[in-house]
RNA sequence: GCUUUCAACAUCCCCGUCCGGUAUGGACUGAAGGC
Numbered sequence: 001g002c003u004u005u006c007a008a009c010a011u012c013c014c015c016g017u018c019c020g021g022u023a024u025g026g027a028c029u030g031a032a033g034g035c
Stems, first nucleotide, its partner, number of pairs: 001035007016028004
């Protein structure tokens, strides 16, 4: 750097953030794998 699976963090639980034409969408943050 690419990629996969996720949301730990949260004034119980759920909820990462933003954009958005609201969607099997896009960008980003973080964690753990793979290359």
The RNA shown here (nadA riboswitch) has 35 nucleotides and comes from Terracidiphilus sp.
Rfam family: nadA riboswitch. By type it is a small RNA.
Its mean pLDDT, the model's own confidence on a scale to 100, is 80.